[in-house]
RNA sequence: GGCCAUCGCUAGGGGUCCCCGGCAGGCAGGAAAUCGCCAUGCCGGGGUGAGACAGACCCUUUGAACCUGACGCGGUUAAUACCGCCGUAGGGAAGCGUCGGAUCCUCCGC
Numbered sequence: 001g002g003c004c005a006u007c008g009c010u011a012g013g014g015g016u017c018c019c020c021g022g023c024a025g026g027c028a029g030g031a032a033a034u035c036g037c038c039a040u041g042c043c044g045g046g047g048u049g050a051g052a053c054a055g056a057c058c059c060u061u062u063g064a065a066c067c068u069g070a071c072g073c074g075g076u077u078a079a080u081a082c083c084g085c086c087g088u089a090g091g092g093a094a095g096c097g098u099c100g101g102a103u104c105c106u107c108c109g110c
Stems, first nucleotide, its partner, number of pairs: 001105002003101002007097004011060004017047008025038003066091003072085004
């Protein structure tokens, strides 16, 4: 010096689920009301998580951030990628600087 980690700057990549309640709308029914169903919109709440639109969080090749496989498989739960397998599978987005450094590689000197 390479290389690596922390931090900083700039650039880039990524995900947005499940359930409960209320209101509005529609369907059925009927004199009306109650009740039932539907999926959409809005509001509030709960579960997991770093993050569920948060201008926040995470990740950037020593890459499980995230995607495909996948309407996958096993186990839970009110429900859900909630937990695990899949996964040494296949993809996937970088540069600079500060400071520090065990092993390893290279160069110089003794």